[in-house]
RNA sequence: GAAGUCCGCCAGGCAACCGCUGGAUGUGUAAAAAGCAUCUGGAGGAAAGUCCGGGCCCCAUAGAGCAGGAUGCCGGCUAACGGCCGGGCGCAGCAAGCCGCGCAAGCGGCCCAAGGCGACAGACAGUGCAACAGAAAGAUACCGCCUAAGUUCGCAAGGACCGGCAAGGGUGAAAUGGCGGGGUAAGAGCCCACCGCGGACGUGGUAACACGGACGGCACGGCAAACCUCAUCCGGGGCAAGGCCAAAUAGGGGAGCAUUGGCGCGGCUCGCGUCGCUCCCGGGUAGGCUGCUAGAGGCCGUCGGCAACGGCGGUCCCAGAGGAAUGGUUGCCCACGACAGAACCCGGCUUAUCGGCGGACUUCCAUC
RNA sequence: GGUGAUGUAGCUCAGUCGGUUAGAGCAUCGGAUUCAUAAUCCGGGGGUCGGUGGUUCAAGUCCACUCAUCACCACCA
Numbered sequence: 001g002a003a004g005u006c007c008g009c010c011a012g013g014c015a016a017c018c019g020c021u022g023g024a025u026g027u028g029u030a031a032a033a034a035g036c037a038u039c040u041g042g043a044g045g046a047a048a049g050u051c052c053g054g055g056c057c058c059c060a061u062a063g064a065g066c067a068g069g070a071u072g073c074c075g076g077c078u079a080a081c082g083g084c085c086g087g088g089c090g091c092a093g094c095a096a097g098c099c100g101c102g103c104a105a106g107c108g109g110c111c112c113a114a115g116g117c118g119a120c121a122g123a124c125a126g127u128g129c130a131a132c133a134g135a136a137a138g139a140u141a142c143c144g145c146c147u148a149a150g151u152u153c154g155c156a157a158g159g160a161c162c163g164g165c166a167a168g169g170g171u172g173a174a175a176u177g178g179c180g181g182g183g184u185a186a187g188a189g190c191c192c193a194c195c196g197c198g199g200a201c202g203u204g205g206u207a208a209c210a211c212g213g214a215c216g217g218c219a220c221g222g223c224a225a226a227c228c229u230c231a232u233c234c235g236g237g238g239c240a241a242g243g244c245c246a247a248a249u250a251g252g253g254g255a256g257c258a259u260u261g262g263c264g265c266g267g268c269u270c271g272c273g274u275c276g277c278u279c280c281c282g283g284g285u286a287g288g289c290u291g292c293u294a295g296a297g298g299c300c301g302u303c304g305g306c307a308a309c310g311g312c313g314g315u316c317c318c319a320g321a322g323g324a325a326u327g328g329u330u331g332c333c334c335a336c337g338a339c340a341g342a343a344c345c346c347g348g349c350u351u352a353u354c355g356g357c358g359g360a361c362u363u364c365c366a367u368c
Numbered sequence: 369g370g371u372g373a374u375g376u377a378g379c380u381c382a383g384u385c386g387g388u389u390a391g392a393g394c395a396u397c398g399g400a401u402u403c404a405u406a407a408u409c410c411g412g413g414g415g416u417c418g419g420u421g422g423u424u425c426a427a428g429u430c431c432a433c434u435c436a437u438c439a440c441c442a443c444c445a
Stems, first nucleotide, its partner, number of pairs: 001364010012333007020042008044339001048350002051348005056238004063270004068234005073087005088120001089118003097110005121229002126227002128223002142169002144165003150161004177195002180192003196218001197216002201212004242290004252281006261275004283444003297316008334337001369441007378394004387425001396412005418434005
């Protein structure tokens, strides 16, 4: 310098004028309120989907067991997580490289960087499933191969019976380790080498796992996003939670249950608390305050850690509505502007998204 | 804002424990019957199961994401 990959950040800018809305101060007032003035704040990286996790609030200070649900390689981070970081294993594979073919363009194979993807526990606990095809889908023989041993027919060649085999063919998504050699009547882990697999052992590692030499001939196949088993976690409801004030009404009617009970409590049992409760019909109000935004908060520095993240110090206050504000006009500039609008808050994931900037890593080329 | 449910033919719905070509009724089309129409009888067409991806030999069915539609949730006595 080129190419590729990954991560982080920004999300048109500036100015003027006119608005909308929260707060503070002043004015206003007997005190408030309205109004006015000044200063100041005013959407996002996803505010979205509501898919996970937590805070907060109520119900027992959230209790026990079963059922149910979720998660699932290992270690760490965290308030917690199904998230993140680091590692392991597996899979696919671009560039570069190597090999082959080709006049070349190119094509194919091997090996595949940084990086990508993986619901990645268990199929010797048990149950189940595998349509169609096929002989057989967990243990089987259709075609086929063999006739050594045994019986028998035959003078013999050979045939029949009793059998043996799973190499080859065929079916299928999948057929009982692969390949080569030996062996055999034909064959077969029957035997052997290499590779694969298995459970122990040794070494390294916190672990997942890796490596090693020996052992076992290997009937231990697949599916758990089938039931299930194991381990860990999970009480229920949600700001329309919940608290306070005010107003109004018929404090009503019906059905069901009721102390071996109902309700809080949700699928069941126990336990705790409480004494009426549930459903339907009917009646009234459609008001205010609070919860409400200072927080697992942002920024800077430093220390620890590979990192996620954490400790310490400094500094800043940065939306809080309730028909619901964040807009309009004009001018200039540019790369001509995407997806999209908070509603209790926060950490993630997922989905949508015009473009721009920065950094790290890998490979190649050139130079020193 | 929160919670829950549904999506299969033009409409209303089935579809079991994943399995061979996804069914039924109404509607629609053609024929028969009738002078004609309706009714009736006979026959046919029409679906990629809301979309995308995954698990599996195999997905309407199982799983994840996503889109659309619908319903419910205030307070007082």
Predicted 3D model of RNase P RNA and transfer RNA as a complex of 445 nucleotides. Rfam match: Bacterial RNase P class A. Rfam classes the family as a ribozyme.